A computed fold for a 526-nucleotide part of an RNA from an uncultured bacterium, annotated as small-subunit ribosomal RNA, 5' domain. The RNAcentral record of the full RNA draws on SILVA.

[in-house]
Context: one part of a larger RNA
RNA sequence: GGAUGAACGUUGGCGGCGUGCCUAAUACAUGCAAGUCGAACGAAGACUGUAGUAAUACUGUCUUAGUGGCGAACGGGUGAGUAACGCGUGGGUGACCUGCCCCGAAGUGUGGGAUAACAGUCCGAAAGGAUUGCUAAUACUGCAUAAUAUCCAAGAGAUUAGACGCUUUUGGAUUAAAGGAGUAAUUCGCUUCGGGAGGGGCCCGCGCCCCAUCAGCUAGUUGGUAAGGUAAUGGCUUACCAAGGCUUUGACGGUUAGCUGGUCUGAGAGGAUGGUCAGCCACACUGGGACUGAGAUACUGCCCAGACUCCUACGGGAGGCUGCAGUCGAGAAUCAUUCGCAAUGGGCGCAAGCCUGACGGUGCGACGUCGCGUGGAGGAUGAAGGUCUUCGGAUUGUAAACUCCUGUCAUGUGGGAGAAAUGGCCCGGGUCUGAACAGGACCUGGGAAUGAUAGUACCACAGGAGGAAGGGACGGCUAACUCUGUGCCAGCAGCCGCGGUAAUUCAGAGGUCCCGAGCGUUGUUC
Numbered sequence: 001g002g003a004u005g006a007a008c009g010u011u012g013g014c015g016g017c018g019u020g021c022c023u024a025a026u027a028c029a030u031g032c033a034a035g036u037c038g039a040a041c042g043a044a045g046a047c048u049g050u051a052g053u054a055a056u057a058c059u060g061u062c063u064u065a066g067u068g069g070c071g072a073a074c075g076g077g078u079g080a081g082u083a084a085c086g087c088g089u090g091g092g093u094g095a096c097c098u099g100c101c102c103c104g105a106a107g108u109g110u111g112g113g114a115u116a117a118c119a120g121u122c123c124g125a126a127a128g129g130a131u132u133g134c135u136a137a138u139a140c141u142g143c144a145u146a147a148u149a150u151c152c153a154a155g156a157g158a159u160u161a162g163a164c165g166c167u168u169u170u171g172g173a174u175u176a177a178a179g180g181a182g183u184a185a186u187u188c189g190c191u192u193c194g195g196g197a198g199g200g201g202c203c204c205g206c207g208c209c210c211c212a213u214c215a216g217c218u219a220g221u222u223g224g225u226a227a228g229g230u231a232a233u234g235g236c237u238u239a240c241c242a243a244g245g246c247u248u249u250g251a252c253g254g255u256u257a258g259c260u261g262g263u264c265u266g267a268g269a270g271g272a273u274g275g276u277c278a279g280c281c282a283c284a285c286u287g288g289g290a291c292u293g294a295g296a297u298a299c300u301g302c303c304c305a306g307a308c309u310c311c312u313a314c315g316g317g318a319g320g321c322u323g324c325a326g327u328c329g330a331g332a333a334u335c336a337u338u339c340g341c342a343a344u345g346g347g348c349g350c351a352a353g354c355c356u357g358a359c360g361g362u363g364c365g366a367c368g369u370c371g372c373g374u375g376g377a378g379g380a381u382g383a384a385g386g387u388c389u390u391c392g393g394a395u396u397g398u399a400a401a402c403u404c405c406u407g408u409c410a411u412g413u414g415g416g417a418g419a420a421a422u423g424g425c426c427c428g429g430g431u432c433u434g435a436a437c438a439g440g441a442c443c444u445g446g447g448a449a450u451g452a453u454a455g456u457a458c459c460a461c462a463g464g465a466g467g468a469a470g471g472g473a474c475g476g477c478u479a480a481c482u483c484u485g486u487g488c489c490a491g492c493a494g495c496c497g498c499g500g501u502a503a504u505u506c507a508g509a510g511g512u513c514c515c516g517a518g519c520g521u522u523g524u525u526c
Stems, first nucleotide, its partner, number of pairs: 001526004006522005013372006019365002027327002030325003035070003040067002043064005049058003077283003086208008096200003101196008109143004118133006149174009179188003210254002216246003221243008258280004262273004285306005308319004336362001338361003344358001345356004375405004385396004409467001411462005419453001425447009470515005475496003481510005491498002
């Protein structure tokens, strides 16, 4: 000198863009953060219409708990653990998986029994539970059909370092489905197989902090055979066999730490760092476990144990902010218990749409950065006052006053955007389908509706210099000097050093220098 998620002192006008618990991965009141589908299903309630004298029957609309489907494994948070194939980079998978999506092939036949909801009875303070009876399905399930799928047997071939795994022939065995909407055309689904895209698992080469005041470590340990397990290789697990394996090229042990793209600095080499943003990993009160599922060993799922908190009728129950706000506490220190789904994106749905503390906004903080302003021009009796003085004057100083202007920002008044056109809706045109001038699919022209921010940005007008400057330094390094007070005192100080009666180093004042909505100090780093 640069940099900073900064803090402190002091001062503080406006705006744009960023950014904000680095400490206690301490404990958490309250609200919200994951739902959706009635075009899978039965039911209940409300409303409406039609027929009927009425009971009632049928139709339509809306709402809902439950069964069922998809999602909830994404998105969001944090960095505790981890020195590791964890991350980075380059490869391998002849050892693998993949819901939704895209392309292609084929199929979607026929039966059955339950169960929640609901109703009844009962237990419990509650959380919740037991039992009897009834009912549906795209829930569950039997049979059929079936291969280029899977398995078995036999054979052939290619490639390869290597084939049970790839290609292929023959024979045998096994395995599937679900319907909904629509008058219909059709459409949304369902089942099996092949391919793709995107996603993931596993393996390997190389690279990744400090301590030798850590020198030896290791029995599933190292390898083999067999079996089990997995989507899959493998001591991953088990039995048996052998006695191996690692290590001064630092094993083992200990300390510290999420890793990277990057960021800061530096001419570079390097050093330091990993906050925001992006990729990967790990974690979700602490420890352990599996279930469901295409995918989890699952932040707002389940079970067990523990600590803590809460409720209780003392028998027993409930909970998990390292989501967004917010609270206590800790700390030098870090914000609103805000608005909206209008945009972008995500989940569900044929769609309308619903949900979304992701996200988009607004708010608070000079925390950073960038921009703007606090006026401009003229103005010498060089006014007054202050300070210094050799008492002549010098300086503050064109500075002020005064004159003439301007109108940024702020203030007030008026107007007023873009972000919003996709989908859906309305009115047309065309192509295909179709008997059709219905309807449907696709293409296309026009129109209306949809904005949290926000009456914001922006524009115009109004008035008046009116509302807007401070901080530090002045001995040398280092730009900037005098007076007064003090008298080795009080004090200053980054280093050298100032202060003991004329202190340019203390304190005050005038003046000067530097920066300026900041200025200085401290911490950290190059």